Overview:
Predicted 3D model of a 104-nucleotide RNA (TPP riboswitch aptamer (THI element)) from Rhodohalobacter halophilus. Model confidence (mean pLDDT): 78 of 100. Taxonomically the source falls in Rhodohalobacter (Bacteria, Balneolia, Balneolales, Balneolaceae). It matches the Rfam family "TPP riboswitch aptamer (THI element)". Rfam describes the family as follows. Vitamin B(1) in its active form thiamin pyrophosphate (TPP) is an essential coenzyme that is synthesised by coupling of pyrimidine and thiazole moieties in bacteria. Rfam links the family to the GO term thiamine pyrophosphate binding.
RNA sequence: CAAUAAGGUUGGGGGUGUCCCGGUAGUCACUCAUCGGGACUGAGAUCAUACCCUGUGAACCUGAACCGGGUUAUACCGGCGUAGGGAAACCGAUCUGCAGUGCA
Numbered sequence: 001c002a003a004u005a006a007g008g009u010u011g012g013g014g015g016u017g018u019c020c021c022g023g024u025a026g027u028c029a030c031u032c033a034u035c036g037g038g039a040c041u042g043a044g045a046u047c048a049u050a051c052c053c054u055g056u057g058a059a060c061c062u063g064a065a066c067c068g069g070g071u072u073a074u075a076c077c078g079g080c081g082u083a084g085g086g087a088a089a090c091c092g093a094u095c096u097g098c099a100g101u102g103c104a
Stems, first nucleotide, its partner, number of pairs: 001097002007091004011054004016048001017040008060085003066079004
């Protein structure tokens, strides 16, 4: 001097389900809608301005009202998945590489 790791700054991307109980509206009744409370999984379950992801990209979407297993139920677990998409710039070492100088 260069390029980077962990990490960082700023910007950007993403998801928010299942079941139970109660209220309101409505109905012959159920379902649906809305509000509140609780339980399950998870980093995160609708605003937390939090969590995760940001090309070494499974954060997330399509496939998918998919397939196998399990559950009260659900992408709950696994497959699908070396599939197809998907949002960036900079900083950054005692590591690495290159050059110069000094000493031996």